[in-house]
RNA sequence: AGUCCGCCAGACGAUCGCGGUGCGCUUAGGGCGCAUCGAGGAAAGUCCGAACUCCAUAGGGCAGGGCGCCAGCUAACGGCUGGGCGCGGCAACGCGACGGAAAGUGCCACAGAAAGUAAACCGCCAACUCGAGCACUUGCGCUCGACGGUAAGGGUGAAAGGGUGCGGUAAGAGCGCACCGCGUCAUUGGUAACAAUGGCGGCACGGCAAACCCCGCCCGGAGCAAAGCCAAGUAAACCGCCAGUCCCGCUGGCCCGGUGGGCAAAAGAGGCGGUGGGUAGGCCGCACGAGGUGCAUGGCGACGUGCAUCCCAGAUAGAUGAUCGUCCUCGACAGAAUUCGGCUUAUCGGCGGACU
RNA sequence: GGGCCGUUAGCUCAAUUGGCAGAGCAAGGGACUCUUAAUCCCUAGGUUGGAGGUUCGAUUCCUCCACGGCUCACCA
Numbered sequence: 001a002g003u004c005c006g007c008c009a010g011a012c013g014a015u016c017g018c019g020g021u022g023c024g025c026u027u028a029g030g031g032c033g034c035a036u037c038g039a040g041g042a043a044a045g046u047c048c049g050a051a052c053u054c055c056a057u058a059g060g061g062c063a064g065g066g067c068g069c070c071a072g073c074u075a076a077c078g079g080c081u082g083g084g085c086g087c088g089g090c091a092a093c094g095c096g097a098c099g100g101a102a103a104g105u106g107c108c109a110c111a112g113a114a115a116g117u118a119a120a121c122c123g124c125c126a127a128c129u130c131g132a133g134c135a136c137u138u139g140c141g142c143u144c145g146a147c148g149g150u151a152a153g154g155g156u157g158a159a160a161g162g163g164u165g166c167g168g169u170a171a172g173a174g175c176g177c178a179c180c181g182c183g184u185c186a187u188u189g190g191u192a193a194c195a196a197u198g199g200c201g202g203c204a205c206g207g208c209a210a211a212c213c214c215c216g217c218c219c220g221g222a223g224c225a226a227a228g229c230c231a232a233g234u235a236a237a238c239c240g241c242c243a244g245u246c247c248c249g250c251u252g253g254c255c256c257g258g259u260g261g262g263c264a265a266a267a268g269a270g271g272c273g274g275u276g277g278g279u280a281g282g283c284c285g286c287a288c289g290a291g292g293u294g295c296a297u298g299g300c301g302a303c304g305u306g307c308a309u310c311c312c313a314g315a316u317a318g319a320u321g322a323u324c325g326u327c328c329u330c331g332a333c334a335g336a337a338u339u340c341g342g343c344u345u346a347u348c349g350g351c352g353g354a355c356u
Numbered sequence: 357g358g359g360c361c362g363u364u365a366g367c368u369c370a371a372u373u374g375g376c377a378g379a380g381c382a383a384g385g386g387a388c389u390c391u392u393a394a395u396c397c398c399u400a401g402g403u404u405g406g407a408g409g410u411u412c413g414a415u416u417c418c419u420c421c422a423c424g425g426c427u428c429a430c431c432a
Base pairs, nucleotide, nucleotide: 001356002355003354004353005352006351007350008349010327011326012325013324014323015322016321018038019037020036021035022034023033024032025031026030040333044344045343047342048341049340050339051338052223053222054221055220059256060255061254062253064219065218066217067216068215069083070082071081072080073079084098085096086095087094088093099214100213104212105211106208107207108206121154122153123150124149125148129146130145131144132143133142134141162180163179164178165177166176167175181203182201183200184199185198186197187196188195189194228283229282230281237275238274239273240272241271242270246262247261248260249259250258251257291310292309293308294307295306296305297304298303328331357431358430359426360425361424362423363422366381367380368379369378375412383399384398385397386396387395405421406420407419408418409417
């Protein structure tokens, strides 16, 4: 000078105040006193994954969506750990939507001759075939043109059908060779991704899949304003359906399947479903959890196992604050609302450790 | 709290296999008119909300943010 990991998030005291819980007193509702607890690393965005609850028991298919190197961790994941490969960095280390473009379809604007079963604009060539002219007779020769050859060089473009070098050729060209790249096969190492080595192939196979798609794996839907109980309310009105091997509803995209109801003597009612208007109170869900801390132990690690110990917000108009004093390095982003595991984003600064 | 949607010129909106960002109104100038309005012609005006990525190329595809709306007629 830098890289990575972990921790803290002004401190102390006094007074007043707020929410929960427990105990005591008082008590009609309720109130008072004491004790104790009272925001975060992101409580945030709601981007993933789950728990929980209901829909029906969550089953098959289609559609749709998500993920994507390999192995592992985990309740699960798009997360994490370790490894491989690629890129960046002198390095510690960081970053990576990283399956398939030789299954198919599609796109590649403008420019350019040609944009994908490639292509001859300039240039290069004149070996082969033909024509004209010149030269010349001992014969091939020279110039121009036609039909052509050529992907070396120029030019266009983001991209022009391997790269460098030597040989080769009329000029060129994997045309031949060496090395590199690529493909393929085998062997070895590795659980695997992959790597190394060797043989073979002259190169076929441009790019885009955060285009359709293919392959593999995963996903039923809705959300605590879920759901349950009490109180209140569920009125009026409107709409749809109601007879066979059938009709209707539900199953919150569709089909199958499942399930509930209907089936009548009476055509007037009734039943089922939907709309509607209306209530917005109380309890519960709801605070012991895939929980925290310490030690031991297995593992490179994520993490697992065992023992001990701790209880750590729970509101419903929504508490966690205000004032004063002292000190310092003068204090950022921000604030629970069903609960966890992640990711992402915001953040004044400070401390510790490891490494280059 | 949960869920959903939107952002393009001053305003209201377009823009699809990704290929030069446009229309109407408004604004400015000119013509017509004695003057104004109307009408006609011309002109300017854009970080496509911001940042990053995929791609030769992004309003469009992907990710992360910001702002706004649905306010009891999105949900008890």
Molecule: RNase P RNA; transfer RNA
Organism: marine sediment metagenome